[in-house]
Background: This is a predicted structure of a 73-nucleotide RNA (transfer RNA) from a Candidatus Omnitrophota bacterium. The sequence is in RNAcentral, with records from ENA. Lineage of the source: Bacteria > Pseudomonadati > Candidatus Omnitrophota. Rfam family: tRNA. It is annotated as a transfer RNA. Model confidence (mean pLDDT): 81 of 100.
RNA sequence: GGGCGGUUGGCUCAGCGGCAAGAGCGCUUCCCUCACACGGAAGAAGCCGCAGGUUCAAAUCCUGCACCGCCCA
Repeated sequence: GGGCGGUUGGCUCAGCGGCAAGAGCGCUUCCCUCACACGGAAGAAGCCGCAGGUUCAAAUCCUGCACCGCCCA
């Protein structure tokens, strides 16, 4: 330098162009317990790597860039 894949709550990941985005774990509060754990209930936390474009509408399609991983040179 070229090719491919990835980037979504703290972590691991889902998510067919149409809900101001979900799950598990974790976290907070309450219940339970002498207490802890387990268990039960409620809740906070992301505008989807960045910037453009297409569209009535974009996390989702297109372009560029950044970062991570693999391969080729």